[in-house]
């Protein structure tokens, strides 16, 4: 400089292939039950500009383009 993979909840990923309605999970943490107490188990709420920015479309997490950031492979 060329190419390719991944960016979704504090954290590790699901969904992208093939567009559809209020985006989901497991741990973390919050409140509850139980216990003298903790820990385990149970139950419950909460918590996302879907890396940014545009574009397509009725309708985008998914499709296009451009950038950024992380690995990789080639010169």
């Nucleotide at each position: 400089g060329g190419c390719c993979c991944u960016g979704u909840a504090g954290c590790u990923c699901a969904g992208u292939c093939a567009g559809g309605a209020u985006a989901g999970a497991g741990c973390a943490g919050c409140g509850g039950u139980u216990u003298c107490c903790u820990a385990a188990a149970c139950c419950g709420a909460a918590g996302g500009u879907c890396g940014c920015a545009g574009g397509u479309u009725c309708g985008a997490g998914u499709c296009c383009u451009g950038c950024c950031a992380g690995g990789g492979c080639c010169a």
This is a predicted structure of a 75-nucleotide RNA (transfer RNA) from a Candidatus Krumholzibacteriia bacterium. The same sequence occurs in records of 2 taxa. Its mean pLDDT, the model's own confidence on a scale to 100, is 81. Rfam family: tRNA. Rfam describes the family as follows. Transfer RNA (tRNA) molecules are approximately 80 nucleotides in length. RNAcentral holds the sequence, with entries from ENA.